This is a predicted structure of an 81-nucleotide RNA (c-di-GMP-I riboswitch aptamer) from an uncultured bacterium. The sequence was found by an Rfam model in a public genome assembly. Model confidence (mean pLDDT): 84 of 100. It matches the Rfam family "c-di-GMP-I riboswitch aptamer". Rfam describes the family as follows. GEMM was predicted in a large-scale screen for bacterial structured RNA regulatory elements. The model forms 95% of the base pairs in the Rfam consensus.

[in-house]
RNA sequence: UGCCGUAAAGAGCAAAACUAGUGAAAACUAGCGACGCAAAGCUAUAGGGCCUUCGCUUGGCGAUGGUAGCCAGUUGCCGUU
Numbered sequence: 001u002g003c004c005g006u007a008a009a010g011a012g013c014a015a016a017a018c019u020a021g022u023g024a025a026a027a028c029u030a031g032c033g034a035c036g037c038a039a040a041g042c043u044a045u046a047g048g049g050c051c052u053u054c055g056c057u058u059g060g061c062g063a064u065g066g067u068a069g070c071c072a073g074u075u076g077c078c079g080u081u
Base pairs, nucleotide, nucleotide: 004079005078012037013036018031019030020029021028022027035069041074042073043072047071048070049067050066051065053063054062055061056060
């Protein structure tokens, strides 16, 4: 350095629900809360998938908004083997 993954050590994040708020919606923000996570860090203008709304020549296409805890791209802590 690479692969690998959490054995050890030091850390981290935060599902659903609930409360308040934003939004047409999907969904998001904050608090609370932990289902879980070896990247559950970042990226939606690298790409794919999915979800909302609207339109159309409608079983698809286009536009718009969202989802990274769907796949993925990219960066990183530790180092038993």